[in-house]
């Protein structure tokens, strides 16, 4: 010096002028406005609504089936599909990074086109023809003299053998060497793969070691199975005040009903109630922001995060504020805007800071 | 805010429990036919919403952004 990994923090900044929105105090008065003064006033994603929880209604949320959901093990949390550690699988020289990572030996399926043959399969090219016939040469015997037995050798001609090699496919019923054979083959070995064994280490995932010789392809983000999980709804939830009125009409069920309840059955609980039209109010108050918060030390634990003291108070609107010029400066400013509250996840994102770590290269 | 539902040629629809060239019709374009021009009759062009993964093999399964569309509070 380059090159990269990881984890954490900012995301104009400073001053000034006018503004806006709620809150506190004072002061006015037309009593719900108005002035003045103080001090608060969006993010890390407020976003997408993907998951979980709080809160509130409904039974203090119960049973059953169905339905969804997750998926190596442990463990952390309120809880989760998140996060820690671990384990095995993949990538990288390496810090490190990815992984919807339960079963295919419970069953049912599926697999186009190719191709002999696609599931407990199969023989086109190909390899052999040890054995059995059949051809052919030669030898030996025998006679009825060109046949008849044997022997040998050889052809690849027929039975029949084999699946190493070609060849097709995403996949061809273990891989690679040796040995072995007629050629060949777990047929034998050896290493590796595999595996409902056994032991041994671990909580466990899972690993070693030792047996087995072959049974056992894939697909479960196809139906399935196993194991845990999960009652609906959502702040326009929900409580209250207050106004108003055509307190109507049509359809359906009617206690064996109908509604809370969204798919069924069963229990609870209320009792008349449900769907459409037609018709009124669309004020006001709480829910609301004080919370599984934040910061600091101290301490348990590899860690995720617990535990204990101490400090602090940090937007809460309801047409919905949180802006605009000016000036000075930098490294010239990117994604984007709270609507009940929190925890992850994912997504978008100009640029910078900081800390830890890999590798190459030069130099002392 | 907060539920929900969709997305295939310009434009309506298909595509059978994932199978090969994504089909039809009406629209373009072109050729025939006529004296032109409409009908007709032929050919032809054109698309799975982006971006990633299962899988041999995705319009169809999942994931995770991105357009559109609908729905809602009280009272009687």
């Nucleotide at each position: 010096g380059g090159a990269g990994u990881c984890g954490g923090c900012c995301g104009g900044a400073c001053g000034g002028u006018c503004g806006c929105u709620g809150c506190c105090g004072c002061c006015g008065c037309u009593u719900g406005c108005g002035g003045c003064g103080g001090g608060g006033g969006a993010g890390g994603a407020a976003a997408g609504u993907c998951c979980g929880g709080g809160c509130u209604c409904c039974a203090c949320a119960g049973g059953g089936c169905a339905g969804g959901g997750u998926g190596c093990c442990a463990g952390g949390u309120a809880a989760c599909g998140c996060c820690u550690g671990g384990g095995c699988g993949g990538c990288g020289c390496g810090a490190g990074c990815c992984g919807a990572c339960g079963g295919a030996a419970a069953g049912u399926g599926c697999a186009a086109c190719a191709g002999a043959g696609a599931g407990c399969a199969g023989a086109c090219c190909g390899c052999c023809g040890a054995u059995g016939g059949c051809c052919u040469g030669u030898c030996g015997u025998g006679c009825g003299u060109g046949c008849a037995c044997g022997g040998c050798a050889g052809g690849a001609u027929c039975a029949g053998g084999c699946a190493a090699g070609g060849g097709u496919g995403a996949a061809a019923c273990g891989g690679u060497g040796c040995g072995g054979u007629a050629a060949g083959a777990g047929c034998g070995c050896a290493c590796c793969a595999c595996g409902a064994g056994u032991c041994u280490g671990g909580u466990a995932a899972c690993a070693g070691a030792c047996c087995g010789g072959u049974a056992c392809g894939g697909c479960a983000a196809a139906c399935c199975c196993c194991a845990c999980c999960c009652g609906g709804a959502g702040c326009a939830a929900g409580a209250c005040c207050a106004a108003a009125u055509a307190g109507g009409g049509u359809u359906c069920c009617a206690c064996a009903c109908g509604c809370g309840c969204g798919g069924c059955c069963c229990g609870c609980g209320c009792g008349g109630g449900a769907a459409c039209c037609g018709g009124g109010u669309a004020g006001g108050u709480c829910g609301c922001u004080u919370g599984a918060g934040c910061c600091c030390g101290c301490u348990g634990g590899u860690g995720a995060c617990g535990g204990c003291g101490g400090g602090c108070c940090u937007a809460g609107a309801g047409g919905a504020a949180u802006g605009a010029c000016c000036g000075u400066c930098c490294u010239c400013g990117a994604c984007a805007g709270a609507a009940c509250c929190c925890g992850g996840c994912u997504u978008a994102c100009a640029g910078g800071c900081c800390g830890a770590c890999u590798c190459c290269c030069u130099u002392c | 805010g907060c539920g929900c539902c969709u997305a295939u040629a310009g434009c309506u629809c298909a595509a059978c429990a994932g199978g090969a060239u994504a089909g039809a019709g009406c629209a373009g374009u072109u050729g025939c036919c006529u004296c032109c021009u409409a009908a007709g009759c032929g050919a032809u062009c054109g698309a799975u919403c982006g971006g990633g993964g299962u899988u041999c093999g995705a319009g169809u399964c999942c994931c995770u952004g991105u357009g559109g569309g609908c729905g809602c509070a009280c009272c009687a």
Two RNAs folded together computationally: RNase P RNA and transfer RNA, 440 nucleotides in total. The coordinates come from a structure-prediction model, not an experiment, and the mean pLDDT is 80. Rfam match: Bacterial RNase P class A. The family's RNA type in Rfam is ribozyme.